[in-house]
Context: one part of a larger RNA
RNA sequence: CCUACGGCAAGACGGAAAGACCCCGUGCACCUUUACUGCAGCUUUAUAUUGCCAUGCUAACAUUUGCCUGUGUAGUGUAAAUGGCAGACAAUGACACUAGCUAGGUCACAAGCUUGGCCAGUUGAGUCCUCAAUGAAACAUCAUUCUGGUAGUGGGGCAAGGCUUACUAAUGUUUGCCAUUCUUACGUUAGAACCAUGUAUGGCAGGUAGUUUGACUGGGACGGUCGCCUCCUAAAGAGUAACGGAGGUGUGCAAAGGUAGGCUCAGGUCGGUUGGAAACCGAUUGCAGAGCGCAAUGGCAUAUGCCUGCCUGACUGUGAGACAUACAUGUCAAGCAGAGACACAUAGUCGGCCAUAGUGACCCGAUAGUACCAUGUGGAAGGGCUAUCGUUCAACGGAUAAAAGGUACGCCGGGGAUAACAGGCUAAUAACUCCUGAGAGCCCUUAUCGAUGGAGUUGCUUGGCACCUCGAUGUCGACUCAUCGCAUCCUGGGACUGAAGCAGGCCCCAAGGGUAUGGCUGUUCGCCAUUUAAAGCGGUACGUGAGUUGGGUUCAGAACGUCGCAAGACAGUUCGGUCCCUAUCUGCCGUGGG
Numbered sequence: 001c002c003u004a005c006g007g008c009a010a011g012a013c014g015g016a017a018a019g020a021c022c023c024c025g026u027g028c029a030c031c032u033u034u035a036c037u038g039c040a041g042c043u044u045u046a047u048a049u050u051g052c053c054a055u056g057c058u059a060a061c062a063u064u065u066g067c068c069u070g071u072g073u074a075g076u077g078u079a080a081a082u083g084g085c086a087g088a089c090a091a092u093g094a095c096a097c098u099a100g101c102u103a104g105g106u107c108a109c110a111a112g113c114u115u116g117g118c119c120a121g122u123u124g125a126g127u128c129c130u131c132a133a134u135g136a137a138a139c140a141u142c143a144u145u146c147u148g149g150u151a152g153u154g155g156g157g158c159a160a161g162g163c164u165u166a167c168u169a170a171u172g173u174u175u176g177c178c179a180u181u182c183u184u185a186c187g188u189u190a191g192a193a194c195c196a197u198g199u200a201u202g203g204c205a206g207g208u209a210g211u212u213u214g215a216c217u218g219g220g221a222c223g224g225u226c227g228c229c230u231c232c233u234a235a236a237g238a239g240u241a242a243c244g245g246a247g248g249u250g251u252g253c254a255a256a257g258g259u260a261g262g263c264u265c266a267g268g269u270c271g272g273u274u275g276g277a278a279a280c281c282g283a284u285u286g287c288a289g290a291g292c293g294c295a296a297u298g299g300c301a302u303a304u305g306c307c308u309g310c311c312u313g314a315c316u317g318u319g320a321g322a323c324a325u326a327c328a329u330g331u332c333a334a335g336c337a338g339a340g341a342c343a344c345a346u347a348g349u350c351g352g353c354c355a356u357a358g359u360g361a362c363c364c365g366a367u368a369g370u371a372c373c374a375u376g377u378g379g380a381a382g383g384g385c386u387a388u389c390g391u392u393c394a395a396c397g398g399a400u401a402a403a404a405g406g407u408a409c410g411c412c413g414g415g416g417a418u419a420a421c422a423g424g425c426u427a428a429u430a431a432c433u434c435c436u437g438a439g440a441g442c443c444c445u446u447a448u449c450g451a452u453g454g455a456g457u458u459g460c461u462u463g464g465c466a467c468c469u470c471g472a473u474g475u476c477g478a479c480u481c482a483u484c485g486c487a488u489c490c491u492g493g494g495a496c497u498g499a500a501g502c503a504g505g506c507c508c509c510a511a512g513g514g515u516a517u518g519g520c521u522g523u524u525c526g527c528c529a530u531u532u533a534a535a536g537c538g539g540u541a542c543g544u545g546a547g548u549u550g551g552g553u554u555c556a557g558a559a560c561g562u563c564g565c566a567a568g569a570c571a572g573u574u575c576g577g578u579c580c581c582u583a584u585c586u587g588c589c590g591u592g593g594g
Base pairs, nucleotide, nucleotide: 001594002593003592004591005590006589007588008587010586011585012584014581015580022415023414024413025412027411028410029407030406031405032404035211036210037209038208039207041204042203043202045200046199047198048197049196051163052162053161055159056158057157058156061154062153064152065151066150067149068148070146077139080145081144082143083142084141087128088127089126096122097121098120100118101117102116105113167191168190169189170188171187172186173185176182214226215225216224223243227249228248229247230246231245232244250396251293252353253352257311258310259309260308261307262306263305265289267285268284269283270282271281272280291300292299294358296356297355298354315338316337317336318335321332322331323330327397340350341349342348364390365389366388367387368386369385370384372383373382422469423467424465425464426463428462430458431457432456433455434454435453439449440448476551477549478548479547481543482540483539484538485537486536489514490513491512492509493508494507496505497504516530517529518528519527520526557575558574559573560572561570562569563568
């Protein structure tokens, strides 16, 4: 070296299971609720099945009866309408007067007026009408009506009752049936027009169902943001990203608009009664240091700034041509027609504002106009067209008219496009070293200590990044077995010393060997006790689970505290909780053969 056997498990990111963690999907399921929308269920009212009687109260209505009621002016005076008639009423008390009670009524000019009933008293025979006057109409009395009121009646409503025949229940007999808690018929008792059921209607309604519960994001969650305008980033055309740096906006104005004419600002200096740092007046200087409703930028003095006069172009119908642009939107705009404003100069300007923000597609609905369509025809309903209105549809190119949560009981599809372990890159942080040397060290920077500032090294800490791995790279600690580095804890050698000696301090060389047992805690760490020459610091997937353990963390059960309405949740706590692999290859150890 080849080969064989027996062993060990460091590696083959070993085998097993398309990762259970994490994120994503306009995935799923189940659960919760003051998410949304339904449906059971419960309930309100009406009505039908549903009948009878009486009582009380009662709005509108109807009818009949009784009783009242009726003011233009003139006229005795409150003439409802029409008709007939010349009489009507009266000792069964007319007319009139007095006092009271009751029911009131009417118009309203506030003058008053009118009527019914009851009772008491007085009086004791006429009174009213016809006629006349006035007026459109003439009165007594009778009849029929009208307006309004009142009483009664009817029907209606409400309330609380009664009845029995619907209906219900129990029970007896009975029919059907193998039988029955079923069913038929007839009784009895109890309840009773309730209950119950149908229909319609309002309410409650996780009991149940279907769903929703945004995106961006140096993982996700929490926080923040989401449209539009201005500046920087932006690299001198345009454009240009970030959870880059700064700010604004969701309007305002009938003048802050149009036109014509006129004017020049802020500040400074000097002078001037009250008057002062600042009020107002004058002179002078003044390219803008002001102002332009508001942010910023650009612009503007011949003014786009300020003042005054007259006005409404903050027009109707169009629109060549351009800018911008994925689309859809957006922006500028001469000219033409109409009717005007200002100024008049036969010129001109005016289709809002110095410009850039001040906003919302489609659908649906509304209002006005138009008269285009009109389901056989004529109309109409309805639709169209024109103008306008209704969205913090602000997640602002707006999924629906309408929507929140939990899952550790979870599931599926994916992702190393994206987190937790480990590795990698980096080195802010950390550890270590060096430079400077204020100062401490009696004096003296550097025996020793060392502020401030600076330069490095390492890759042990905490991080940043998200590069391999999510069709799986098992995670803390302990045990076992180790191996390496040296920035050395002991042992060895040395320089300096504020080294007398002993014992130390600090630094240099040095990795050969060595480098604790117990108590507490899951602990690493740490504290404590007692030793030791010393009880080193680190790397090795925070060495080592196909070597062990499984106390901790990190499934399902359960409890406490806290949070949440709840389902549930908690780098809070607590008890409990399946650790698989017979070694093919590499490697290593041992034993044979060639």
Molecule: large-subunit ribosomal RNA, domain V
Organism: Candidatus Hodgkinia cicadicola